[in-house]
RNA sequence: CGCUCAUCAAGACCAGCCGAGGGACAGGCCCUUAGACGCUGGGGCAACCGCCAGAAGACUUACCCGGUCAUUUGGAAAGGUGCCAAUUCCUUCGAAACGAAUUUCGUUUCGAGAGAUGAGUC
Repeated sequence: CGCUCAUCAAGACCAGCCGAGGGACAGGCCCUUAGACGCUGGGGCAACCGCCAGAAGACUUACCCGGUCAUUUGGAAAGGUGCCAAUUCCUUCGAAACGAAUUUCGUUUCGAGAGAUGAGUC
C1' cells in the first nucleotide's frame, strides 16, 4: 500500500513557537495576520484494542471447581491507539415512502460509493 470487519448526529482547549494558507479530493460554504494550518508542552473527551467485575451459553469434565471460546451488561482514561470549529461542515449513486407537482423538485429511511479511526490479515 492492499483486503476484511466495526463505528462515524454525541463529546472534549489553553500556553509557547512558526508565519499563510487551511477545512482529503472538485464545487459550495466556512476558519484564518484579532495568527488559522502545523509543531511542542500541558489539559481534556471518548471505551476501538487491551484491563477489571457480572450474566446467561458452548466446549473441556462422570460432576463440581477451574480453564477456553464467542455473546452481552457495567466500570475504569494508571496500558496501546484515536480525537478536541462547523453531522465525515454540505454534496455522489440506487431503492422505497411521503409532499409538491405531470419532464421534475424537496424531505425521510435503507443500501452502495468516497473518506477518517480502530481491530485483524497477506
SAM riboswitch aptamer (S box leader) from a Parvularculaceae bacterium, 122 nucleotides, folded computationally.